[in-house]
Annotation
RNAcentral holds the sequence, with entries from ENA. A computed fold for a 265-nucleotide RNA from a Dehalococcoidales bacterium, annotated as Bacterial large signal recognition particle RNA. The organism belongs to Dehalococcoidales, within Bacteria. The gene name in the source record is ffs.
RNA sequence: CCGUGCUAGAUGGGGAGUUAGCGGUGCCCUGUACCUGAAACCCGCUAUAGCAGGAUUGAAUUCCUUCUUGAGGCCCUCUGUCCGGGGGGACUGCCCGGGUCAAGUGGUGUUGAAGGCCGGGUCUUGCGCGGCGGAGUGCUAUGAACCCCGUCAGGUCUGAGAGGAAGCAGCGGUAAAUAGAAUACUCCGGGUGCCGCAGGGUUGCCUGGCUGGAGCAGGCUGGCACGGGAAAGCCGCAGGGCAGGGGUCGAGAGCAGGUGCACGG
Numbered sequence: 001c002c003g004u005g006c007u008a009g010a011u012g013g014g015g016a017g018u019u020a021g022c023g024g025u026g027c028c029c030u031g032u033a034c035c036u037g038a039a040a041c042c043c044g045c046u047a048u049a050g051c052a053g054g055a056u057u058g059a060a061u062u063c064c065u066u067c068u069u070g071a072g073g074c075c076c077u078c079u080g081u082c083c084g085g086g087g088g089g090a091c092u093g094c095c096c097g098g099g100u101c102a103a104g105u106g107g108u109g110u111u112g113a114a115g116g117c118c119g120g121g122u123c124u125u126g127c128g129c130g131g132c133g134g135a136g137u138g139c140u141a142u143g144a145a146c147c148c149c150g151u152c153a154g155g156u157c158u159g160a161g162a163g164g165a166a167g168c169a170g171c172g173g174u175a176a177a178u179a180g181a182a183u184a185c186u187c188c189g190g191g192u193g194c195c196g197c198a199g200g201g202u203u204g205c206c207u208g209g210c211u212g213g214a215g216c217a218g219g220c221u222g223g224c225a226c227g228g229g230a231a232a233g234c235c236g237c238a239g240g241g242c243a244g245g246g247g248u249c250g251a252g253a254g255c256a257g258g259u260g261c262a263c264g265g
Base pairs, nucleotide, nucleotide: 001265002264003263004262005261006260009057010056011055012030013029014028015027020046021045022044023043024042034054035053036052037051063258064257065256067254068253069252072249073248074247075246076245078244079243080242081241082240083239085237087235088234091233094229095228096227097226099224100223101222103221104220107216108215115211116210117209118208119207120206121205122204123200124199125198126197127196128195129193130192132189133188134187135186136185137184139180140179141178142177148173149172150171151170156165157164158163
């Protein structure tokens, strides 16, 4: 160095959980790596830490160790971000309200602002005048068989006669009454009137004159400080997801190194 046969070893491992601790069944990750039996209010064991029985392989690419890498799991009152839960309240962000500032914007103003003085209207009372409505007088017309007037034909009465008397119809007029329509006059009435006079009133609006000599007003946008409100901003509590960081365990992979016995050649 080669061949043969044995033995140690290997025939999955890991995470969390459970446990005094270790391992297993169960869950999860990786991965393909024997069989049978029992095993979660559990089963077996004791730091040499599964038990009982059997099988295969076997000193090596397969066993052991260091190093490198590394799936994945778990923990963190670490950082960032997102989600929802429940609580706070007035920090600032938000909504509303009035106040104030004066930058912008628009309006008005030397064809004269604000302010000041005077007057008038709108408002109200009384009186007057007019007008409207109503009534009356007046005007016109009609209008009394008789019980109204005047004149009274005819006729009647009276007288000797001349005459006289009463008086119907008709005609004219008038009373009561009715009708009419412009005016005239009188009376009554009304929140009638660009009316007149005298008062009252002066909050608001309109208007005229004098003075004054450049602002005034609005509050759209903006700022400030208040008041009120909601709570998506904000504060804090607990929780979850994702990413990063830290820690821990770590399958698998890779390089390297190490490691028996016997016989024969």
The coordinates come from a structure-prediction model, not an experiment, and the mean pLDDT is 76.